[in-house]
RNA sequence: CUCUUAUCAAGAGAGGUGGAGGGAAAGGGCCCUGUGAAACCCGGCAACCUGCAGUGAAAUGCGUGGUGCCAAUUCCUGCAACAUAUGGUUGCAAGAUAAGAG
Repeated sequence: CUCUUAUCAAGAGAGGUGGAGGGAAAGGGCCCUGUGAAACCCGGCAACCUGCAGUGAAAUGCGUGGUGCCAAUUCCUGCAACAUAUGGUUGCAAGAUAAGAG
């Protein structure tokens, strides 16, 4: 990097360092930010894989270890169908994460 499968309406600090940016790609919106951005540390959430408990097998539980995540639906944005007074519903695409394969 490519492929397969699953999930994406929930959840997560008024801590320390740090100093101006950030919302992972481009453009456009719309937002967050000096009442302090990114990043790092600590803390936390979750439970995909793993471990342990549990079972006939499961379910389920705990959270050891491996990731991931901690403003806003994956912040909104594309395409199609349906419905409609403009915001919707469903599916697909795109993206992210996990596990597996190449």
A computed fold for a 102-nucleotide RNA from Proteiniclasticum ruminis, annotated as SAM riboswitch aptamer (S box leader).
Rfam family: SAM riboswitch aptamer (S box leader). Gene Ontology term of the family: regulation of gene expression.
Lineage of the source: Bacteria > Bacillati > Eubacteriales > Clostridiaceae > Proteiniclasticum.